[in-house]
RNA sequence: CCAUACCAGCCGGGGAAGCAGCGGAGCCCUGAACCUGAAAUCCGCUACAGCAGGGGUGGAUCCCUCUUUUGAGGAUCGAACUCUUACGAAUUGAGGCGCAUCUGCUGUGUUGACGAAUGGGUCUUGCGCAAUCGGGACUCGUGAACCAUGUCAGGUGGGGGACCAAGCAGCAUUAAGCGAUCAUCUCGAUGUGCCGCGAGGGUGCCUGUUCUGAGCAGAAGGUGCGAAUAUCGCGUGGGAGCGACAUUCGAUUUUGAGGUGUAUGG
Numbered sequence: 001c002c003a004u005a006c007c008a009g010c011c012g013g014g015g016a017a018g019c020a021g022c023g024g025a026g027c028c029c030u031g032a033a034c035c036u037g038a039a040a041u042c043c044g045c046u047a048c049a050g051c052a053g054g055g056g057u058g059g060a061u062c063c064c065u066c067u068u069u070u071g072a073g074g075a076u077c078g079a080a081c082u083c084u085u086a087c088g089a090a091u092u093g094a095g096g097c098g099c100a101u102c103u104g105c106u107g108u109g110u111u112g113a114c115g116a117a118u119g120g121g122u123c124u125u126g127c128g129c130a131a132u133c134g135g136g137a138c139u140c141g142u143g144a145a146c147c148a149u150g151u152c153a154g155g156u157g158g159g160g161g162a163c164c165a166a167g168c169a170g171c172a173u174u175a176a177g178c179g180a181u182c183a184u185c186u187c188g189a190u191g192u193g194c195c196g197c198g199a200g201g202g203u204g205c206c207u208g209u210u211c212u213g214a215g216c217a218g219a220a221g222g223u224g225c226g227a228a229u230a231u232c233g234c235g236u237g238g239g240a241g242c243g244a245c246a247u248u249c250g251a252u253u254u255u256g257a258g259g260u261g262u263a264u265g266g
Stems, first nucleotide, its partner, number of pairs: 001266006009057003012030004020046005034054004063259004073249004081241008092230001093232002097226007105218004115211008123200006129193002131190007139180004148173004156165003
C1' cells in the first nucleotide's frame, strides 16, 4: 500500500414552551433528510443524558475537533412614533369670554347724539266688567198596570132603606226621572280680554314731555391686560400596537488547519 471481516462514528439539525435537567412526541424554522414500534390524563433517560428492533455506509472531499464567513427563524430589552384612557393647570399655546387702546370702515345725529329730570306702559296685587265653559233655577214637552192625587161610568162591599165606603179602566193633574230652550236670574271655573278702577314697585327695556348741546353705535383687524375652561395642544401616569438600537440562541452556506481504528492474509 492492497484485499477480507469487524469496531467507533454517520444516515439531519435548530428555536420557543415545558422540565431539576437532557431528549423524544405536539407547535414553528430550515430542507439532500433509512425503516418499524410505544409515547400529553405523556414516554424514555441522568451530565457519555431518549428507549427497543432492523437496514445502509464506514476509516473518509463523507466521521470528529478548532477556525473564517453567510445567516432563515426564535427569545430578551425596549428608544422613538401612533392610538386610547385617567388626572392636572405651572412663566397657559390654539380656541371661546370680558375690559382697555389703536387703525381704517359702516350706520346714525343741530329735522337734536350722549347724559339728566319727570309722566305712562311693561311687572306684582286687589276689585269690577266682559267673554267662554259648566251646574242649578225659571219656561216648555214628556212622564206612574197596582204600591201618587182628584173625579171615579160599570162592577164590588155594608145597610130594611135613605145612603155610606173602598176603588179598576178612562179623563185631568203631578213627583222623581228624561228631553228641549238657552231669552232671563244665580253659583262656580279660567292657558280668556288692544276693558275699567285702586294700591305697590321701580333694575332693565319701550314711549311722551322738558333741560343740555356734539357726539353715539356697530362689526372686523392689530396690541395689551384679566378671569375662566380643559375641546385641541401641553404635562404626568396606565394600557395597546408597531418597533430602531443592543444582547442572545441559531438551521443553513462557506474558508483553512488538524485528528481517528482492530484482526488476518498478500